[in-house]
This is a predicted structure of a 519-nucleotide part of an RNA (small-subunit ribosomal RNA, 5' domain) from an uncultured bacterium. It matches the Rfam family "Bacterial small subunit ribosomal RNA". Gene Ontology terms of the family: structural constituent of ribosome and ribosome. The prediction has a mean pLDDT of 85.
Context: one part of a larger RNA
RNA sequence: AUGAACGCUAGCGGCAGGCCUAACACAUGCAAGUCGAGGGGCAGCGGGGUGCUUGCACCGCCGGCGACCGGCGCACGGGUGAGCAACGCGUACAGAACCUGCCCGUUACAGGGGGACAGCCCAGAGAAAUUUGGAUCAAUACCCCGUGGCACGGGCUCCCGGCAUCGGGGGCCCGUUAAAGAACUUCGGUAACGGAUGGCUGUGCGUCCCAUUAGCUAGUUGGCAGGGCAACGGCCUACCAAGGCUUCGAUGGGUAGGGGCCCUGAGAGGGGGAUCCCCCACACUGGUACUGAGACACGGACCAGACUCCUACGGGAGGCAGCAGUGAGGAAUAUUGGACAAUGGGCGGAUGCCUGAUCCAGCCAUGCCGCGUGCGGGAAGAAGGUCCUAUGGAUCGUAAACCGCUUUUGUACGGGAAGAACCGGCGCCACGUGUGGCGUCCUGACGGUACCGUAAGAAUAAGGAUCGGCUAACUCCGUGCCAGCAGCCGCGGUAAUACGGAGGAUCCGAGCGUUAUCC
Numbered sequence: 001a002u003g004a005a006c007g008c009u010a011g012c013g014g015c016a017g018g019c020c021u022a023a024c025a026c027a028u029g030c031a032a033g034u035c036g037a038g039g040g041g042c043a044g045c046g047g048g049g050u051g052c053u054u055g056c057a058c059c060g061c062c063g064g065c066g067a068c069c070g071g072c073g074c075a076c077g078g079g080u081g082a083g084c085a086a087c088g089c090g091u092a093c094a095g096a097a098c099c100u101g102c103c104c105g106u107u108a109c110a111g112g113g114g115g116a117c118a119g120c121c122c123a124g125a126g127a128a129a130u131u132u133g134g135a136u137c138a139a140u141a142c143c144c145c146g147u148g149g150c151a152c153g154g155g156c157u158c159c160c161g162g163c164a165u166c167g168g169g170g171g172c173c174c175g176u177u178a179a180a181g182a183a184c185u186u187c188g189g190u191a192a193c194g195g196a197u198g199g200c201u202g203u204g205c206g207u208c209c210c211a212u213u214a215g216c217u218a219g220u221u222g223g224c225a226g227g228g229c230a231a232c233g234g235c236c237u238a239c240c241a242a243g244g245c246u247u248c249g250a251u252g253g254g255u256a257g258g259g260g261c262c263c264u265g266a267g268a269g270g271g272g273g274a275u276c277c278c279c280c281a282c283a284c285u286g287g288u289a290c291u292g293a294g295a296c297a298c299g300g301a302c303c304a305g306a307c308u309c310c311u312a313c314g315g316g317a318g319g320c321a322g323c324a325g326u327g328a329g330g331a332a333u334a335u336u337g338g339a340c341a342a343u344g345g346g347c348g349g350a351u352g353c354c355u356g357a358u359c360c361a362g363c364c365a366u367g368c369c370g371c372g373u374g375c376g377g378g379a380a381g382a383a384g385g386u387c388c389u390a391u392g393g394a395u396c397g398u399a400a401a402c403c404g405c406u407u408u409u410g411u412a413c414g415g416g417a418a419g420a421a422c423c424g425g426c427g428c429c430a431c432g433u434g435u436g437g438c439g440u441c442c443u444g445a446c447g448g449u450a451c452c453g454u455a456a457g458a459a460u461a462a463g464g465a466u467c468g469g470c471u472a473a474c475u476c477c478g479u480g481c482c483a484g485c486a487g488c489c490g491c492g493g494u495a496a497u498a499c500g501g502a503g504g505a506u507c508c509g510a511g512c513g514u515u516a517u518c519c
Stems, first nucleotide, its partner, number of pairs: 001517002004515005011371006017364002019329001024327003028324003033072003038069002041065002045063003048059005079282003088207008098199002103195007111145004121134005151176011182185001208254003215245003220242004225237003257279004261272004284305005307318004335361001337360003343357001344355004374405004384396005411455005419446001424441008463508005468489003474503005484491002
């Protein structure tokens, strides 16, 4: 010093922290949706209308909207540390070898047409999960044609520059775009360039232990051609050559996520990698790709495996290393809580919806810090305990009693926040009919919390370890190498300051000790 645990003890608050072990298995709930201002529609709810048999039927007509098509998001946020000794991480460079949705800036454009698939309807299969066939039909879904160059690919030509491959610019010829909706102005669409952000790749240096691991290597090392990729590359394939690494430690084995940081120390150094931040890796185990700007995707898909569950035995379902919670393991680690009020995120034109991110609350002395358990006076130095050199003295000790004071804290009562700025409504102003500004109204989970005031009353609040030396603190009794103590030296065999008890003392104090680990 600690993410601690254990023993004894325990009044309060603030701030922080809280499965270090089984990356063991998981009941249940929640953790990623949103958009009707993209679309066809309309199951359910509310309203309206029509018909009448007056309690039913019909009508998407309105508010809206389950499921479906479509868009964006789901690659963020959150968890864990298994694996990984590696360009993984850190740092410094490089990309004349690259990508980048949403966002910002600039330029240009948006003409015409078509066929489907869901849903709805009809008919089936199945215990279920689910699924088959037919018909109809929409779009910001899909496809075709046209236009089209500052873009891409190919060919020709000219100019400039650099750092080997090369980079930049000009001219000519062939193939590749677009989508509308509400509504009358916003949100969008397409192509291209630039920016920003995020990513990808390569390289220098640094990055644990074992030599009781000394040789390792066949896509291996390089070349040529091609494939693949956003891009370079044995990344992959065919062919050719025989290379490549290594005592400056290859290869093998063990261990381990890395860093900012944290602990210690005067420093150098040593040790660690909890919380918070950055990067990496993983998501039951192994593998694979699809979609997409981005994944080889924790709450997506497929295959295989182990395990658990359902079954009508034909077949199916699942993945808490998200937040709570359960069992197990363990010395040991919390609530199946509240709210989206704030911050942030997704979607939406917006109201808004979602958000176990987050903000709060609950539990735990786990830690740090703060406060309190009273203050002043008071000597007959009381009683009593303990001790002694014992008619007496010493000590507990101003300690108590007693007198006066205060009320932190606690209790009762009353008042009571900041965190709130937005968005939106209303009014006004500027440009101009939607933005911007001003004023006002509305919005708080925490929480009637913090805080403030009033009242009575010392009232509600102290322990733990130690006392042989190291090391602050000493006597008596008991015991008699016994019982026991102990970090080291060592104590105990009849006067033990070392064991046990008592009185006293010392050190810390809501803590004190012990154990473990690091310096």